[in-house]
RNA sequence: GGAGUCGGCUAGGUGGCCGCCUUUUCGAUUUAUCGAAAGGGAGGAAAGUCCGAGCACCGCAGGACAGGGUGCCUCGUAACGCGAGGGGUCCGUGAGGGCAUGGAAAGUGCAGCAGAGAGCAGACUAUCCCGAAUCUUCGGGAUACAGGUGAAACGGUGGUGUAAAAGACCACCAGCCGCGGCAGCAAUGCCGCGGGCUAGGUAAACCCUACCCGGUGCAAGAUCAAGUAAGCUCCGAAAUGUGGUCCGCAUUGCUCGAGGAGCGGGUAGAUCGCGCGAACCUAUCGGUGACGGUAGGUCCAGAUGAAUGGCCAUCCACGACAGAACUCGGCUUAUCGGCCGACUCCACUU
Repeated sequence: GGAGUCGGCUAGGUGGCCGCCUUUUCGAUUUAUCGAAAGGGAGGAAAGUCCGAGCACCGCAGGACAGGGUGCCUCGUAACGCGAGGGGUCCGUGAGGGCAUGGAAAGUGCAGCAGAGAGCAGACUAUCCCGAAUCUUCGGGAUACAGGUGAAACGGUGGUGUAAAAGACCACCAGCCGCGGCAGCAAUGCCGCGGGCUAGGUAAACCCUACCCGGUGCAAGAUCAAGUAAGCUCCGAAAUGUGGUCCGCAUUGCUCGAGGAGCGGGUAGAUCGCGCGAACCUAUCGGUGACGGUAGGUCCAGAUGAAUGGCCAUCCACGACAGAACUCGGCUUAUCGGCCGACUCCACUU
């Protein structure tokens, strides 16, 4: 100097004029509303609605039921399918990055063409033996060594052995299983002994298995006001039992003409829920880290046909994706530009 990897911050600024929503106090005012003063007012993703919860209502409580979710280990967290750190495996020279990361020796299924044969397979060319025939054929038997096909052919190398062969046997390897040791909390790794000689791939295929799981949801729910028709018709059982009891199923308990079906009427207004929260900032301690403890400080939007807009001037890095509607912890997706830190590789110089 160039090329990369990982992490963090920010998200147009400033001034003036007019306008919008809201909190507190005071005054006017029957409320609505008006005035004054002191404050506040969209995001890193507010998006998606994919997970987890807080909260509300239903339930007497439980379930190796069905169903669903996750899928290596340990830790963090209110919890999670999230995060941190490790193990394994793949990619990269590397810093680093990816993984829907349990089980294929329980079973079932799936895999074009070629090929004899593609999972308890297989004999096309070929090798050897026997018989017949006699100028190269036929028949029978043995084999899976060599060759061929294929992405892949049921371990590899070297030998013994054989009619020819083969883990048939042997030595050394790889793999698998069993036992033991060492390191580690563990996943796992390494080592030793022994064994039989070898059991392909695929489970975001069915399946098996470990752990976990009530349901519905702020359009939850509560209160007030107003108003009609708590209207009409039909079905309606049982005695340990019909029905109902907030996904389904079943049990206990409770309820018990409860309950079920249809037609029709009223209301859609106001208030609460609605922001002090598993909150934020700073310092310090512990921890590899996520994070936790302690101390101090701060209050930081609450609309409801839905608030931050318009104009002027100026600066510059010329501004992308984009607007809360109960809240929080995550994940995923979209995205312009600027700044900071750590690390890796290449070239050159000293």
The RNA shown here (Bacterial RNase P class A) has 350 nucleotides and comes from a Fidelibacterota bacterium.
Rfam family: Bacterial RNase P class A. Rfam's curators write: Ribonuclease P (RNase P) is a ubiquitous endoribonuclease, found in archaea, bacteria and eukarya as well as chloroplasts and mitochondria. Rfam classes the family as a ribozyme.
Lineage of the source: Bacteria > Pseudomonadati > Fidelibacterota.
Its mean pLDDT, the model's own confidence on a scale to 100, is 79.